The RNA shown here (c-di-GMP-I riboswitch aptamer) has 83 nucleotides and comes from Thioalkalivibrio sulfidiphilus.
RNA sequence: CAACCGAAACGGCAUACCCGACCGAAAGGCGGGGACGCAAAACCACCGGUCUACGGAUUAUCCAGGACAGCGGGGUUACCGAA
Numbered sequence: 001c002a003a004c005c006g007a008a009a010c011g012g013c014a015u016a017c018c019c020g021a022c023c024g025a026a027a028g029g030c031g032g033g034g035a036c037g038c039a040a041a042a043c044c045a046c047c048g049g050u051c052u053a054c055g056g057a058u059u060a061u062c063c064a065g066g067a068c069a070g071c072g073g074g075g076u077u078a079c080c081g082a083a
Stems, first nucleotide, its partner, number of pairs: 005081002012038002017033004022029002036070001042076003046073003049068003055063003
C1' cells in the first nucleotide's frame, strides 16, 4: 500500500406510520415528518422472485411493456482501520 474482514470512531441511509391542492389506471414513486433496521439499506432491472393490470386475451382467469435495489443472486463504486 492492497485484499479479506468488521471491533471502534466520524458520519450516512431511512422500515412501519402520518401529511401532500404532486405524478401514476394501479403497484409504486416524489417532497416533508418519523426511525424498524442496515457495513454498502450507494448505483445498476442482467437472472430468479414478488406486486400491480391502464391495455390486451381464449375473460370469475391469464399476460408486463409497469413497479420493487430495504426479497435473493450478480455487476460497478465507496468512508474508517482494531483483531